[in-house]
RNA sequence: GCGCGAGUAGUUCAGUGGUCGAAUGUGAGCUUCCCAAGCUUGAGACCCGGGUUCAAUUCCCGGCUUGCGCA
Numbered sequence: 001g002c003g004c005g006a007g008u009a010g011u012u013c014a015g016u017g018g019u020c021g022a023a024u025g026u027g028a029g030c031u032u033c034c035c036a037a038g039c040u041u042g043a044g045a046c047c048c049g050g051g052u053u054c055a056a057u058u059c060c061c062g063g064c065u066u067g068c069g070c071a
Stems, first nucleotide, its partner, number of pairs: 001070007010024004018054001026042005047063005
């Protein structure tokens, strides 16, 4: 330099056009003599810009970051 893939919650992953979900972590409460474990509940996210569309996390283009391959 070229090609391919990835970017969603603090972390790890789902979600392929119409309301973004789980695990784990975290706040509160319950339980316990205390801790751990367990139970209930809350908060928390779509990398950036543009395009298409009534509607974009999703499709298209560009950028950024990152991984792999080729040279």
Notes:
Transfer RNA from a Candidatus Pacearchaeota archaeon, 71 nucleotides, folded computationally. Rfam family: tRNA. Rfam's curators write: Transfer RNA (tRNA) molecules are approximately 80 nucleotides in length. Rfam classes the family as a transfer RNA. Model confidence (mean pLDDT): 82 of 100.